[in-house]
């Protein structure tokens, strides 16, 4: 490469930098954006998949490894993302 299982209508923002596009990709819609989006940095926060401690007995905790913080993965189709394993 490939593959198995689980999750994807809950939850969670401030500051600084940049300067025109962005919401993974394709098609179609639609939304966000010079009242500064997207992205990057700092801090904070949310969640609880894996590991640890402790207490409970299948739940809590939130130290570590990840993930996330507009809108149901924006929506529809194709499809994809994240975590823990196998290989």
């Nucleotide at each position: 490469a490939c593959u198995u299982c689980a999750u994807c209508c809950a939850g969670a923002u401030g500051g600084g930098g940049c300067g025109a596009g962005a919401g993974a990709c394709c098609u179609g819609u639609u939304u966000c954006g010079c009242u500064g989006a997207c992205c990057c940095c700092c801090a904070g926060c949310c969640a609880a998949c894996c590991g640890a401690c402790c207490g409970a007995c299948u739940c809590g905790c939130a130290c570590g490894g990840u993930g996330g913080c507009a809108a149901u993965g924006c929506c529809a189709g194709g499809c994809g993302a994240u975590g823990a394993g196998g290989g």